[in-house]
Formats: sequence, C1' cells, structure tokens
RNA sequence: CUCCGUAAAUGGUAAACCCCGGGUGACCGGGGGACACAAAGCCGACAGGUCCCGAUCAGGGAUGGCUGGGUUACCGGA
Repeated sequence: CUCCGUAAAUGGUAAACCCCGGGUGACCGGGGGACACAAAGCCGACAGGUCCCGAUCAGGGAUGGCUGGGUUACCGGA
C1' cells in the first nucleotide's frame, strides 16, 4: 500500500417506540430506549431508487440504517 475479516481485544453507533423542540411535510435535533450494524463515520453541488411540497408540469426539499459510488479510519489476517 492492496485485499479479506470481526474469532480475539479496545471500543463505537443506535432501529422501532416514548417524551420535548423545529418543519406545510418527508424528516431533523435533544433525552430515554436497543432492532441491528465491520464503516449503520462523512459526502444528497456523483448516479439511481423511495418519500415530501407543488396543479399530477416545471422546480424545490428529505432519506447515507435503500443501492451503486467517492472519501477517511480501529484491530486482526494474507
């Protein structure tokens, strides 16, 4: 540096749901809570999917825990 992996070790994140707050909404933030996750870290001004607003157009928005992709990284093996 590349590929593979989570058996071991250190840890990490936090679904549904509940409470508070924001938003027209998808959804987001904080607290609780754990379904799961080897990138469930980050990127939506890379592509697609799905969702919301809008007259079903145009356009705008949300989702990275939908997929591909980009990028950074712990431990171990080759």

The RNA shown here (c-di-GMP-I riboswitch aptamer) has 78 nucleotides and comes from a Nitrospiraceae bacterium.
Lineage of the source: Bacteria > Pseudomonadati > Nitrospiria > Nitrospirales > Nitrospiraceae.
Model confidence (mean pLDDT): 87 of 100.
The sequence was found by an Rfam model in a public genome assembly.
The model forms 95% of the base pairs in the Rfam consensus.